[in-house]
RNA sequence: CGCGUGAACCGUCUUGUCGCUCCGGCAAUUGCCGGCGAGGAAAGUCCGGACACCACAGAGCAGUAUAGCGGAUAACUUCCGCCCACCGUAAGGUGAGGACUAGUGGCACAGAAACCAAGUACAGUUCGGCUGUAGUGAAAAGGCUAAACUCUAUACGGUGCAAUGCCAAAUAAACCCGCGUUAUAAGAUUGGCUCGGUCGAGCGGGAGGGUAGGCAGCUAAAGGUAAUUGGUAACAAUUAUCUCAGAUAAAUGACAAGACACGACAGAAUCCGGCUUACAGGUUCACCCGGUUU
Numbered sequence: 001c002g003c004g005u006g007a008a009c010c011g012u013c014u015u016g017u018c019g020c021u022c023c024g025g026c027a028a029u030u031g032c033c034g035g036c037g038a039g040g041a042a043a044g045u046c047c048g049g050a051c052a053c054c055a056c057a058g059a060g061c062a063g064u065a066u067a068g069c070g071g072a073u074a075a076c077u078u079c080c081g082c083c084c085a086c087c088g089u090a091a092g093g094u095g096a097g098g099a100c101u102a103g104u105g106g107c108a109c110a111g112a113a114a115c116c117a118a119g120u121a122c123a124g125u126u127c128g129g130c131u132g133u134a135g136u137g138a139a140a141a142g143g144c145u146a147a148a149c150u151c152u153a154u155a156c157g158g159u160g161c162a163a164u165g166c167c168a169a170a171u172a173a174a175c176c177c178g179c180g181u182u183a184u185a186a187g188a189u190u191g192g193c194u195c196g197g198u199c200g201a202g203c204g205g206g207a208g209g210g211u212a213g214g215c216a217g218c219u220a221a222a223g224g225u226a227a228u229u230g231g232u233a234a235c236a237a238u239u240a241u242c243u244c245a246g247a248u249a250a251a252u253g254a255c256a257a258g259a260c261a262c263g264a265c266a267g268a269a270u271c272c273g274g275c276u277u278a279c280a281g282g283u284u285c286a287c288c289c290g291g292u293u294u
Stems, first nucleotide, its partner, number of pairs: 001290002004287007012259007020037001022035005039265001043276002046274005051160004058195004063156005068082005083097001084095004098151002103149002105145003120134005164216004175206005187199004223242008
């Protein structure tokens, strides 16, 4: 210097003027001042949770998921370390990595035969494919295959912020049908089914009437950043410091000047940890291999 491998970060910025949502303060009326304001994936809805409500949260069967060993985490199919297998010169990468004597299946071509059955060639023979060798083939004295069915071990309540709670208003707690009414019940509930348990004066259906409003949930968290300590690491603890959107048919913008990477993929809707997918362009670090110079 070049190719490659692994990881992290940015992905428009600065100034000024005006406008918008929310929060705080002052006013007391549509005002003034101050502050924050769309991502690394906000996407997918794939996995796991926090939180909320229901359930006396049980047993069995079916179903789904995971699968070497150990650790981290709130948890996970995530992450870290080690082992093994395969790929790569290497740095590194991938792994659906338990079991083929519990059972049932599959194996092109070649070969006599891919059915523990049968039987080609040669040899032995107690004359029975009984025994041995050879040839084809990955596998013929039985091999491979479980990302084939399956077996083993382990795990698994449901629904989801349109959860849920409160307030206000209005109407028809009325009408019809069926099953029931103090219990050995109709029905409901317990992820699906069965059993068991609990509740139970109502339950299921039909036709019709009213309402579609407001508030909370709603952002101080398994939070961010820095340092120190422990650990191979993932990560944990301590100390200090910071507060970084909360809309509700939807705010997070417009204009001007400048800069340069001339702007790709793309917009929050309860929140968080991951995984997957998309991405113009740019920055940094470490390592492998090759070349050159000293």

Notes
Bacterial RNase P class A, 294 nucleotides, folded computationally. Model confidence (mean pLDDT): 76 of 100. It matches the Rfam family "Bacterial RNase P class A". The family's RNA type in Rfam is ribozyme. Its family is annotated with dimeric ribonuclease P complex, tRNA processing and ribonuclease P activity in the Gene Ontology. Rfam describes the family as follows. Ribonuclease P (RNase P) is a ubiquitous endoribonuclease, found in archaea, bacteria and eukarya as well as chloroplasts and mitochondria.